The part of an RNA shown here (small-subunit ribosomal RNA, 5' domain) has 504 nucleotides and comes from an uncultured bacterium. It matches the Rfam family "Bacterial small subunit ribosomal RNA". Its mean pLDDT, the model's own confidence on a scale to 100, is 86. The full RNA is in RNAcentral, with records from ENA, Greengenes and SILVA.
Context: one part of a larger RNA
RNA sequence: GACGAACGCUGGCGGCGUGCUUCACACAUGCAAGUCGAACGGAAAGGCCCCUUUGGGGGUGCUCGAGUGGCGAACGGGUGAGUAACACGUGAGUAAUCUGCCUUUGGCUUUGGGAUAAGCCUCGGAAACGGGGUCUAAUACUGGAUAUGAUGCUUCACCGCAUGGUGGGGUGUGGAAAGGGUUUCCGGCUGAAGAUGGGCUCGCGGUCUAUCAGCUUGUUGGUGGGGUAAUGGCUCACCAAGGCUUUGACGGAUAGCCGGCCUGAGAGGGCGACCGGUCACACUGGGACUGAGACACGGCCCAGACUCCUACGGGAGGCAGCAGUGGGGAAUAUUGCGCAAUGGGCGGAAGCCUGACGCAGCGACGCCGCGUGAGGGAUGACGGCCUUCGGGUUGUAAACCUCUUUCGGUACCGACGAAGCGUUUUGUGACGGUAGGUACAGAAGAAGCGCCGGCUAACUACGUGCCAGCAGCCGCGGUAAGACGUAGGGCGCAAGCGUUGUCC
Numbered sequence: 001g002a003c004g005a006a007c008g009c010u011g012g013c014g015g016c017g018u019g020c021u022u023c024a025c026a027c028a029u030g031c032a033a034g035u036c037g038a039a040c041g042g043a044a045a046g047g048c049c050c051c052u053u054u055g056g057g058g059g060u061g062c063u064c065g066a067g068u069g070g071c072g073a074a075c076g077g078g079u080g081a082g083u084a085a086c087a088c089g090u091g092a093g094u095a096a097u098c099u100g101c102c103u104u105u106g107g108c109u110u111u112g113g114g115a116u117a118a119g120c121c122u123c124g125g126a127a128a129c130g131g132g133g134u135c136u137a138a139u140a141c142u143g144g145a146u147a148u149g150a151u152g153c154u155u156c157a158c159c160g161c162a163u164g165g166u167g168g169g170g171u172g173u174g175g176a177a178a179g180g181g182u183u184u185c186c187g188g189c190u191g192a193a194g195a196u197g198g199g200c201u202c203g204c205g206g207u208c209u210a211u212c213a214g215c216u217u218g219u220u221g222g223u224g225g226g227g228u229a230a231u232g233g234c235u236c237a238c239c240a241a242g243g244c245u246u247u248g249a250c251g252g253a254u255a256g257c258c259g260g261c262c263u264g265a266g267a268g269g270g271c272g273a274c275c276g277g278u279c280a281c282a283c284u285g286g287g288a289c290u291g292a293g294a295c296a297c298g299g300c301c302c303a304g305a306c307u308c309c310u311a312c313g314g315g316a317g318g319c320a321g322c323a324g325u326g327g328g329g330a331a332u333a334u335u336g337c338g339c340a341a342u343g344g345g346c347g348g349a350a351g352c353c354u355g356a357c358g359c360a361g362c363g364a365c366g367c368c369g370c371g372u373g374a375g376g377g378a379u380g381a382c383g384g385c386c387u388u389c390g391g392g393u394u395g396u397a398a399a400c401c402u403c404u405u406u407c408g409g410u411a412c413c414g415a416c417g418a419a420g421c422g423u424u425u426u427g428u429g430a431c432g433g434u435a436g437g438u439a440c441a442g443a444a445g446a447a448g449c450g451c452c453g454g455c456u457a458a459c460u461a462c463g464u465g466c467c468a469g470c471a472g473c474c475g476c477g478g479u480a481a482g483a484c485g486u487a488g489g490g491c492g493c494a495a496g497c498g499u500u501g502u503c504c
Stems, first nucleotide, its partner, number of pairs: 001503003005500005012370006018363002020328001025326003029323003034071003039068002042064002046062001047060005078281003088205007097198002102194008110144004119134006150173010179186002207253003214244003219241008256278004260271004283304005306317004334360001336359003342356001343354004373403004383394004407445001409440005417431001420428002448493005453474003459488005469476002
């Protein structure tokens, strides 16, 4: 000098930041991912209309529960356990690769079919949930047609960076589509290109330990199958016997990495909170399914530990999301408001959802700013303390006089942030009656903490008597202690001041 700090004493206001560093311990409760009726059959509930025996029935689709279907749920948010590794950083490669939505551009959007959920009837179960019968729709499922493209064979041309790549022709094989709304429009299928985002490979770089010296059998390489979007012992069969290592293999310990942060003149040293990038994880371990994308935090299956419900047959759950609780700890906040803004998902849109986010609350935890008054005022009052008893000092300090009114208080006015969207017009702000403005009253409501032997700025008196105590080091205290305790005075900082811890 610095800090995500803690502790002691003290504490007026504001702005901006920041706040479980410990048990990746266990979690009550609420919320954190939905949306589309302009894909579909429909109508549980509400609205409107009609009928009615006032019980109800019918219609509509303003609207919409549940269901089928689509897109999203792989983003956003959290944590740092594991990981010494192509995990990260940086620079290359991919002629070994994928990419939903989006943009540009070309072609197409043809003809059929059978089901099923919801519904209705019924059965089982305490529940979670499940079985049977029957009816129905689609942008759900599925057969055929057509085919740029895919793929096998063949042929020609061009090119390169080794394996090779690109384009043209012929021939065989298998392969598409979906409709909705009604002025515009939104979609579907198949190519090409782009953009974006990934996958994989390689060079180099960044911890400690030799009281770890040898390690390795899918191990190292080959051939051939399999697998993947894709290279590859990735996997398998067979064959060979290799591969790594004192330039530290293997083992052990520790640790997410980086942009950066702190310190320092720099070189360097330490750190990786907040913010940004990236990786890994989601009760513990394993596995796949769906999908453009996951081996998937708020999805599924299995095993385990734990908790809960149960009619004992069987079921349910996963806060390292936001709040909040218990526990641990020196120690770390509200079960708040709002989608107004920014951003995201769905939707043609209106809109709906969004604990992302925007705000507010709590904490002097940090940084910064402001205030606690200003000017005058001596015969230098009173009181306190010291004294050589003359006086000195506190001290212009107070009183007193003249002013001012920041902040705080009260009253009135009162935003920007709003662009977009929608519309004939009207309208839409959580923060917030906040910031800000004006007025009013009155110095009025607002100062402490540490230190004073030397280092080190600041001294006397009394008490104590190697006691009580102090202390960062040197050291003070045993009867005049500037070092202990108290008082007066002083010095230093100041809404803080000290102490402790850690780093330079």